[in-house]
RNA sequence: CAAGUUGACACAGGAGAGGCCGAGCAAAUCGGCGCCGAAGGAGCAACCCCCCGGAACCUCUCAGGCAAAAGGACUGUGACCAGCGC
Numbered sequence: 001c002a003a004g005u006u007g008a009c010a011c012a013g014g015a016g017a018g019g020c021c022g023a024g025c026a027a028a029u030c031g032g033c034g035c036c037g038a039a040g041g042a043g044c045a046a047c048c049c050c051c052c053g054g055a056a057c058c059u060c061u062c063a064g065g066c067a068a069a070a071g072g073a074c075u076g077u078g079a080c081c082a083g084c085g086c
Base pairs, nucleotide, nucleotide: 001085004084005083006082007081009078010077011076012075013074018033020032021031022030023029034066035065036064040062041060042059043058047054048053
């Protein structure tokens, strides 16, 4: 320190599955049964590495979720912050 790249931050978009049953004022909470996967987590495939291991939007559903709200992988934009880089 222009651009690049990673993370964090801000804004916008963002799916799926019972507003089930009982208690309860309640959509909170507890118990029960049925479901979802795109927070997180775990397992592995291609592949990378080739000792060990790493590894997805795949698989599992521990966790989380199944009206709204909140959350939400991921995508776009931003430019202040931190690192890599120069």